[in-house]
Molecule: SAM-I/IV (S-adenosyl methionine) riboswitch aptamer
Organism: uncultured Azonexus sp.
RNA sequence: GCAUCAAGAGUUGGGCUGACGCCCUCGCCAACCUGCCGACCCCGGCAAGGUGGCUCUCCGAAAGGAGGAUGCGGCCGAUUUGGCAACUAAAGGGGUU
Numbered sequence: 001g002c003a004u005c006a007a008g009a010g011u012u013g014g015g016c017u018g019a020c021g022c023c024c025u026c027g028c029c030a031a032c033c034u035g036c037c038g039a040c041c042c043c044g045g046c047a048a049g050g051u052g053g054c055u056c057u058c059c060g061a062a063a064g065g066a067g068g069a070u071g072c073g074g075c076c077g078a079u080u081u082g083g084c085a086a087c088u089a090a091a092g093g094g095g096u097u
Base pairs, nucleotide, nucleotide: 001072002071003070004069005068010026013024014023015022016021027054028053029052032050033049034048035046036045037044039096040095041094042093043092056067057066058065059064074084075083076082
């Protein structure tokens, strides 16, 4: 700087704290990035890799505003060029060649 904060998902176990809360663990949710759905593009899909989350706050009648939060892959090497891993899931509809 751009996008989103509509919806979704914990009565797990443990530790710390006076409390608010925090940490670990297990589970669950979600397509933001990467990857995959045997050429390319669009749509749609897949929780595999990288993140994140499991009811954001305040003001306002509303429109909206202010603040806050999350994402805009990871690892290795490197001045640059580059290299590596990514599921047992999904494996579609359209277009181009």